Small-subunit ribosomal RNA, 3' major domain from an uncultured bacterium, 469 nucleotides, folded computationally.
Context: one part of a larger RNA
RNA sequence: UGACGGGGGCCCGCACAAGCGGUGGAGCAUGUGGAUUAAUUCGAAGCAACGCGAAGAACCUUACCAAGACUUGACAUGGGGAUGACCGGAUUAGAAAUAGUCCUUUCCUUCGGGACAUCCCACACAGGUGGUGCAUGGUUGUCGUCAGCUCGUGUCGUGAGAUGUUGGGUUAAGUCCCGCAACGAGCGCAACCCUUAUGACUGGUUGCAACCGGGUAAAGCCGGGCACUUUAGUCAGACUGCCGUUGAUAAAACGGAGGAAGGUGGGGAUGAUGUCAAAUCAUCAUGCCCCUUACGUCUUGGGCUUCACACGUGCUACAAUGGUCUAUACAGCGUGCAGCAAAGGGGCGACCCGGAGCGAAUCAUAAAAAGAGACCCCAGUUCGGAUUGCAGGCUGCAACUCGCCUGCAUGAAGUUGGAAUCGCUAGUAAUCGCGAAUCAGCAUGUCGCGGUGAAUACGUUCCCGGGCC
Numbered sequence: 001u002g003a004c005g006g007g008g009g010c011c012c013g014c015a016c017a018a019g020c021g022g023u024g025g026a027g028c029a030u031g032u033g034g035a036u037u038a039a040u041u042c043g044a045a046g047c048a049a050c051g052c053g054a055a056g057a058a059c060c061u062u063a064c065c066a067a068g069a070c071u072u073g074a075c076a077u078g079g080g081g082a083u084g085a086c087c088g089g090a091u092u093a094g095a096a097a098u099a100g101u102c103c104u105u106u107c108c109u110u111c112g113g114g115a116c117a118u119c120c121c122a123c124a125c126a127g128g129u130g131g132u133g134c135a136u137g138g139u140u141g142u143c144g145u146c147a148g149c150u151c152g153u154g155u156c157g158u159g160a161g162a163u164g165u166u167g168g169g170u171u172a173a174g175u176c177c178c179g180c181a182a183c184g185a186g187c188g189c190a191a192c193c194c195u196u197a198u199g200a201c202u203g204g205u206u207g208c209a210a211c212c213g214g215g216u217a218a219a220g221c222c223g224g225g226c227a228c229u230u231u232a233g234u235c236a237g238a239c240u241g242c243c244g245u246u247g248a249u250a251a252a253a254c255g256g257a258g259g260a261a262g263g264u265g266g267g268g269a270u271g272a273u274g275u276c277a278a279a280u281c282a283u284c285a286u287g288c289c290c291c292u293u294a295c296g297u298c299u300u301g302g303g304c305u306u307c308a309c310a311c312g313u314g315c316u317a318c319a320a321u322g323g324u325c326u327a328u329a330c331a332g333c334g335u336g337c338a339g340c341a342a343a344g345g346g347g348c349g350a351c352c353c354g355g356a357g358c359g360a361a362u363c364a365u366a367a368a369a370a371g372a373g374a375c376c377c378c379a380g381u382u383c384g385g386a387u388u389g390c391a392g393g394c395u396g397c398a399a400c401u402c403g404c405c406u407g408c409a410u411g412a413a414g415u416u417g418g419a420a421u422c423g424c425u426a427g428u429a430a431u432c433g434c435g436a437a438u439c440a441g442c443a444u445g446u447c448g449c450g451g452u453g454a455a456u457a458c459g460u461u462c463c464c465g466g467g468c469c
Stems, first nucleotide, its partner, number of pairs: 008469006015460002019424005026316008034307002042053002064302007073125001077124002079121006088103006106115003127291002130289003136285002138280003141276001143274001148187006154163003167178003193268004198236006207226002211224004239262001242256005318417001322376005334365003339358002344353003383414001388409007430452007
């Protein structure tokens, strides 16, 4: 100077408290440990590993294992030689890689040759998801969106250092005010950026429909139209600006007016100096070490999907604020040509036939909970849906290991969950569905979107984390 204290003071945070809903018990999904295995590839390890890398393991991916193959190599550059191809199609052997046969097959030219491609030879070399994240760059997590971290000059101290940055108030904030041997400044805070909430102006199609006309069983359906809704560009608007009280005549706090919005309006992006030899050599790059007929490369099949068990994260439930059936209403973000696919038809259904329209404010995808009516009458049930059998559908060379979906049958555990533990302060929790990325196919995960829509906060004694003295 820091760090620490079951030392003190002050302050903050869903930290506790007050509430609401969960996890921990059940079944299943998924990740991990362990065990198993020829292999179950590798990494991640308290918070900050464990629905994590993986925005999607049947082959591929794929790095692992077994078997079959190659050795200048699957890929790059350079030398020499041969050929005129390479590609494509057919066929034989084979699990394929691969090897063989057949068909087809270059360009320019000054005719010397050149370009390009394939094959062969020799060597430099290629190659490595091999090791080291404790040799590194880059990127990331975390404390923490916490309010801190520093510098110049001056002053003090022999010096390490101190001061400034402490103190009195105040703030979400080292925010601002006052004081002060300090005076200034920088990185952070805030603001500038995006979005959302209000209005004005401009524009009016693919959007809209008040007015006029036409038209229909109905319908912006059609012609005028751009008022409204909306869309997307430019502005306005909020600044403690105004009033009152308190305060030190300050900063500011509290109340009020006006206002769509009030004291940072809501949300996002934005992460200081540093900490953890934190994570990553498997995104990539890279030093050093190691392999070089193999630790490189190709192929087929298998594995990453195993299963006595243990843990994390989720989904579905245990029911009547519910389940089933019938008819019926209302979104937003998005996406769509190797695509989205309507009407119509077939099938109990998954789906199939069909193909209008749409490169989309035009067409399509396209809601559920809610509300109305009926049944169920508290039961392992008209709850719950695991598991299993049979029959089908879809994608794809191919669903045995190992996909998703449908129908019929089957109908397990489960009657609200011990100790313990998690999230959330408002359009939030809870609940309901929808979309997208990845993707041939595969979503209870992830990232978004809207619908319905609460309860509670006395307070800071205590638990946890953090800041200042």